Predicted 3D model of a 519-nucleotide part of an RNA (small-subunit ribosomal RNA, 5' domain) from an uncultured bacterium.

Context: one part of a larger RNA
RNA sequence: GGAUGAACGCUGGCGGCGUGCUUAACACAUGCAAGUCGAGCGAAGCAAUUUAAGUGAAGUUUUCGGAUGGAUCUUAGAUUGACUGAGCGGCGGACGGGUGAGUAACGCGUGGAUAACCUGCCUCACACAGGGGGAUAACAGUUAGAAAUGACUGCUAAUACCGCAUAAGCGCACAGUACCGCAUGGUAUAGUGUGAAAAACUCCGGUGGUGUGAGAUGGAUCCGCGUCUGAUUAGGUAGUUGGUGAGGUAACGGCCCACCAAGCCGACGAUCAGUAGCCGACCUGAGAGGGUGACCGGCCACAUUGGGACUGAGACACGGCCCAAACUCCUACGGGAGGCAGCAGUGGGGAAUAUUGCACAAUGUGCGAAAGCCUGAUGCAGCAACGCCGCGUGAGUGAAGAAGUAUCUCGGUAUGUAAGACUCUAUCAGCAGGGAAGAAAAUGACGGUACCUGACUAAGGAGCCCCGGCUAAGUACGUGCCAGCAGCCGCGGUAAUACGUAGGGGGCAAGCGUUAUCC
Numbered sequence: 001g002g003a004u005g006a007a008c009g010c011u012g013g014c015g016g017c018g019u020g021c022u023u024a025a026c027a028c029a030u031g032c033a034a035g036u037c038g039a040g041c042g043a044a045g046c047a048a049u050u051u052a053a054g055u056g057a058a059g060u061u062u063u064c065g066g067a068u069g070g071a072u073c074u075u076a077g078a079u080u081g082a083c084u085g086a087g088c089g090g091c092g093g094a095c096g097g098g099u100g101a102g103u104a105a106c107g108c109g110u111g112g113a114u115a116a117c118c119u120g121c122c123u124c125a126c127a128c129a130g131g132g133g134g135a136u137a138a139c140a141g142u143u144a145g146a147a148a149u150g151a152c153u154g155c156u157a158a159u160a161c162c163g164c165a166u167a168a169g170c171g172c173a174c175a176g177u178a179c180c181g182c183a184u185g186g187u188a189u190a191g192u193g194u195g196a197a198a199a200a201c202u203c204c205g206g207u208g209g210u211g212u213g214a215g216a217u218g219g220a221u222c223c224g225c226g227u228c229u230g231a232u233u234a235g236g237u238a239g240u241u242g243g244u245g246a247g248g249u250a251a252c253g254g255c256c257c258a259c260c261a262a263g264c265c266g267a268c269g270a271u272c273a274g275u276a277g278c279c280g281a282c283c284u285g286a287g288a289g290g291g292u293g294a295c296c297g298g299c300c301a302c303a304u305u306g307g308g309a310c311u312g313a314g315a316c317a318c319g320g321c322c323c324a325a326a327c328u329c330c331u332a333c334g335g336g337a338g339g340c341a342g343c344a345g346u347g348g349g350g351a352a353u354a355u356u357g358c359a360c361a362a363u364g365u366g367c368g369a370a371a372g373c374c375u376g377a378u379g380c381a382g383c384a385a386c387g388c389c390g391c392g393u394g395a396g397u398g399a400a401g402a403a404g405u406a407u408c409u410c411g412g413u414a415u416g417u418a419a420g421a422c423u424c425u426a427u428c429a430g431c432a433g434g435g436a437a438g439a440a441a442a443u444g445a446c447g448g449u450a451c452c453u454g455a456c457u458a459a460g461g462a463g464c465c466c467c468g469g470c471u472a473a474g475u476a477c478g479u480g481c482c483a484g485c486a487g488c489c490g491c492g493g494u495a496a497u498a499c500g501u502a503g504g505g506g507g508c509a510a511g512c513g514u515u516a517u518c519c
Stems, first nucleotide, its partner, number of pairs: 001519004006515005013391006019384002021349001026347003030344003035091003040088002044084002046081009059068003098302003107227008117219002122215007130164001132162002139154006170195005176189005200207002228274003235265003240262006247255001277299004281292004304325005327338004355381001357380003363377001364375001366373002394424004404415004428460001431454004438446001463508005468489003475502004484491002
């Protein structure tokens, strides 16, 4: 000198774009953050229409007995619905969002390998969908419990569940042929035995279902190289290293197990200890290098702590389940409930870090045929000079060099064209009028915002640090090794350009200094 997710002191006008718990991965009140589909299903409620039965008002008529008339209401059934909320069922809750505790590791980066693998939704191609069955929730009844939550009996549906049929180039087992390769092997082809499918809905336009093959996308595994400090850590290792067999996995493998052998790693730093998420990037530097890993993007890990599996194409799953532990809450003491490192917000810690805001209008995700619904993702607004950038606080003329102030050799000198005065202008702010783009036909939170126009007044708007040398800028008074200053050298003991104040000057400027850290 540059830089910062900064903090502190003094000061503070506006706008644009960014950024904002670096500390306690501390504990959390409250609200919201993942739902959706009635074009899969049955039942219930609501509304409308309609049918049947019953009731029978007003009115009309009357010989006062009645007749006619059919409103209204009740019950039962049917149909319809951009209706309602539970249940079964499907898809999604493995994405999106947060955090960096752990991890020195194939975790990450980079380059390869899979002849050792998987892939819902999507695209393409081929083939198919025949015929049956038994349940169960909802619901009703009984019942246990304070509650959470159940138990029993009975009824019912499906794109829920289960057999049967059909079956190819699909799976498994057996023994072949041809070609090829990269060691295990790969591809193609025919044979025998054996096994496995399906679901309907419809507004009639379609939408779905099953099998096989291919693609795309997303993942999984393995390997080479690179990846902090310490030797005042020198030996470490028994599933350890390898083999055979069996199991397990989507798949290879001590991944797991039985048996056998005694190996394997290490001064080219094993093991142990400490520290740490990694990278693209960011800061600095002429570069080489050094430092950092906030925001944004990629990968990884975690979700109170530890462990476990279930479901599923995908999890060993932040707002799922089970167990254990700590903590908090409810309790009728028998037992239960919870997890903000999602968005706001609270307490605490700290030098220190924001609103319990608006909207799904845009972009994007989930579900749905769609309308649409959900979305604290996202888009916006609020707060903070926290940072960067831009603008303003006026411009021109103006010597009687006014007054005041400071100083003085009392003559003057400085402040100083500075002010006043005259002539202009209106950026910003304030007032009034108009008023977007962002949106494809409709739909705008932002927002009467940005922007434009008009009138109006120089009015409403400058501070901070420094002035001995380094280093731009010096005088007076006070103090008297005191009070104090200080980044280094150093200054102050009676003429202090170094302390304090004044006026003057220098620098930067809505900031200026200090502190901390890096180059």
The coordinates come from a structure-prediction model, not an experiment, and the mean pLDDT is 82.
The full RNA is in RNAcentral, with records from ENA, Greengenes and SILVA.